[in-house]
Molecule: Bacterial RNase P class A
Organism: Balneolota bacterium
Order: sequence, then structure tokens, then C1' cells
RNA sequence: CGAGCCGACUGGAUGGUCGCGGGCACAAAGCCGCGAGGCUGUGCCUGAGGAAAGUCGGAGCUGCACAGGGCAGGGUGCUGGGUAACGCCCAGCGAGGGCGACCUCGAGGAAAGUGCCACAGAAACAUACCGCCGGUUCGUCCGGCAAGGGUGAAACGGUGGUGUAAGAGACCACCAGGGGGUAGGCGACUACCCUGCUAGGCAAACCCCACCUGCAGCAAGACCAAAUAGGGGAGACAUGAUGUGGCCCGCGGAUCUCCCGGGUUGGUCGCUGGAGGCACCGGGCAACCGGUGUCCUAGAGAAAUGAUCAUCCUCGACAGAACUCCGCUUAUAGGUCGGCUCCCACG
Repeated sequence: CGAGCCGACUGGAUGGUCGCGGGCACAAAGCCGCGAGGCUGUGCCUGAGGAAAGUCGGAGCUGCACAGGGCAGGGUGCUGGGUAACGCCCAGCGAGGGCGACCUCGAGGAAAGUGCCACAGAAACAUACCGCCGGUUCGUCCGGCAAGGGUGAAACGGUGGUGUAAGAGACCACCAGGGGGUAGGCGACUACCCUGCUAGGCAAACCCCACCUGCAGCAAGACCAAAUAGGGGAGACAUGAUGUGGCCCGCGGAUCUCCCGGGUUGGUCGCUGGAGGCACCGGGCAACCGGUGUCCUAGAGAAAUGAUCAUCCUCGACAGAACUCCGCUUAUAGGUCGGCUCCCACG
């Protein structure tokens, strides 16, 4: 210099005017509403994101018992940590890819049982089609074999040799796997030694094992106000209607279901200060944890966050909060910084 890998950050700037949502202060008058309550003024402060998105995983919070037992169902699935928790994160292990920095993936169990393996093929779990060898009464016979051929995605360890009538882990060397032992590691696992032990695959088929798991969701839910004949009819029910969003138990428990005909469908809270951000110190490889200091940064309810002017630049991507938080995934123009690898040249 070129080609790459990994991580972090940023996401037009400054000022003026007008307008909108929220908060505080002042002012205390008016308006709307039966009411609970709401609106109008002035000043100051404040007002979208790294993903606010998808609503995918987990939790807080709320209600149903203070959510309790069992069955069924569902989820997760290498190991050890982190966390409030997770299917997330970190560190490792194993497999695969790359010269490399590094990236991707995960595999509990197939000697518990059941099931499936199309077509082809003799045979898909136990088998002999073509064959090979020996015998022979010469036959469509008897016995041995599985090396060679053929089928298939897959034929039951592979290659080479010894051996044999022909063969075969029958025996030997190396390789792959299984089992046992020793050593290291918390562990996944790794290294070495011994042992011919070698009857396949599928668990994203049922199933078995370990762990987790009650359901619903802010339209949760709470309070207030208003509304009324607390209407009429049929049925069930303390011998338990019904609730506990599958069933049984348990715990509550007097209402519940259907039809006809009506009323109200308003206000306030929940609502943002929190597993919070930043800096420093300490522990840890790290995720993360602890301590100290400091900061406050939207909270609406048909829903504000806009318009315009001036100046400047590299001319601006994806995109708009709706109870909150931790993650994941997806979208993203341009720019900045840090660490690392390889090649070439030079030293």
C1' cells in the first nucleotide's frame, strides 16, 4: 500500500418567530357539565428512537384463593457460570468452514419398548439373487462361504496382508467406532493403555430421562359519578347453580343460563424515578456483581412532538412513544474510533 476480520460510537448543526402536548408558579375571574370533574390566561422549564418496529422469548405489575396437590398438556435439551427471569448473555467443549484474524452450528437416550425406512433389491434386520468351494447316486442334489458381481440414500466396520478347499476379526498392521482402566479437568471432554467387542438409519415418529411450567392480560384493574321498572317470561340450583379459561381434588360460593323490552356507555387513577443513566474505585478471563458520587430525560387518550425564516456543512438512511423493564429478530444513507489477520515491497 492492498485485501479482510472483530468491536464500539454517531444518526445534520446553530439561532429567531408562530403553534401544539405535559409539569410548576402566579392570578383568582369566566365558561361547560345534573354530577364526578373539565376548559380558558401569563411566565418559566420540558417534549421520540437505536431501533420507538415485529409483538418473538422472559419478567415486573394487576385480577382470579395468600395460586395449593395430582393427571393431562406445553416448553427447553453439550458443560459451567451470569441474571429478577429467559429459548437471552459470557466462558468453555465438540463438529464443520477459512492460509489467517475469525465465523457457523449443537448432538440427553436408538443395548427400555413400539413404529417407519418409498422405488429397486434375495434381504432394510437378520438375508443369499448371480456366484465361489468341497462332496456327488450327476438331480431343480447335499454341505460350507459371504471375498467378487448386481440393487439401493443406506447392505452392518474400512484398506492391505496372513490364512483357507473356498472364505470370514479366523488372525495381523494401520485407520474409524464401542467397552474398560489410568491421568488431567467442577464438568462437557481430552490424552495414553488394554480389549476383536463391530447388527445400520430416523427421536424435527411415538416414547424414555432431566429441568421448567396455573390462567388471563393496562380494553389488566381500582375509585367516583350517572342511569333504572332493580322490568316481563322460561329453566337449573345448598342432594351445590357457579368461579378457579383442559380434567380431578382442594378452596370459595348464591346466584347462573336463555328469550323479550329498556337504560348508561362519562370522569379520575393506574402512568412513569426505574432490576434507571453516567463517572470513578474494587472483584471476576468475561457476562456480571459490590461500593461511592452525581443526574432526572415524553406521559397523551383520537391521541402533542409541527410549520416557517436565516446561516453553515460532508445535503442527512431506516423510521414515530401508548403500563414498564431485560433480551432477541428485522430495517438503516453517510461518518468516526479502537483492536487484529493475510499478501506484496522495503528494512